This is a predicted structure of a 72-nucleotide RNA (transfer RNA) from a bacterium. It was read from a public genome assembly. Its Rfam family is "tRNA". It is annotated as a transfer RNA.

Formats: sequence, C1' cells, structure tokens
RNA sequence: GCGCCCUUAGCUCAGUGGUAGAGCGUUUCAUUGACAUUGAAAAGGCCGCUGGUUCGAUCCCAGCAGGGCGCA
Repeated sequence: GCGCCCUUAGCUCAGUGGUAGAGCGUUUCAUUGACAUUGAAAAGGCCGCUGGUUCGAUCCCAGCAGGGCGCA
C1' cells in the first nucleotide's frame, strides 16, 4: 500500500428497515445471627463519527476513525 472482518449498557455478546435486548456486573428490597446463595425490582446505551438513500436507519450506501486478520 491492497483486501476482508469487527465497532450496540461497566464487560461479553444478540438484534436487523418501524424510535434496542440477554448473561455477568452495579444499586435497592426480601431471606440469614452475619456472609454467600436464591427470589423480586431498579438504574444504565438516542447503537464509533460525518454525510447519503428512505415516510422512517442500529440495520442499506459512501467517507473518516479505532481494532483484528491476510497478502505484498
């Protein structure tokens, strides 16, 4: 330099055109003498950024940024 893949909650990942979910973690409550476990509830993300397509974009297209793999 070229090609391909990834970027969504604190972490690991789903989702896939109709304003986003799970597990773990965090907080609160119940249970315990206490802790752990278990159960219940809650908070937390406008989906890397900028444009475009569309009635509507996390999803499609382009560019940029970061990360990974391969080729040279």